This is a predicted structure of a 73-nucleotide RNA (transfer RNA) from a bacterium. The sequence was found in a public genome assembly.

RNA sequence: GCCGGAGUAGCUCAGUUGGUAGAGCACGUCUUUCGUAAAGACGGGGUCGCCAGUUCAAUCCUGGCCUCCGGCU
Numbered sequence: 001g002c003c004g005g006a007g008u009a010g011c012u013c014a015g016u017u018g019g020u021a022g023a024g025c026a027c028g029u030c031u032u033u034c035g036u037a038a039a040g041a042c043g044g045g046g047u048c049g050c051c052a053g054u055u056c057a058a059u060c061c062u063g064g065c066c067u068c069c070g071g072c073u
Stems, first nucleotide, its partner, number of pairs: 001072007010025004019056001027043005049065005
């Protein structure tokens, strides 16, 4: 330098032939217990890597850039 993959909650990851995003763990409160753990209920938390384009509407489509991983040279 070229090719491919990934980037979404604190962490691990879903998601979508475009219609304003979810699970598990973690965290907080409550119930239960003499207390802790476990279990259960409820709750908070996201400008979906960044910038532009298309569109009534973009996490999703297109272009560029950044970071990480793998391959080729």
The prediction has a mean pLDDT of 81.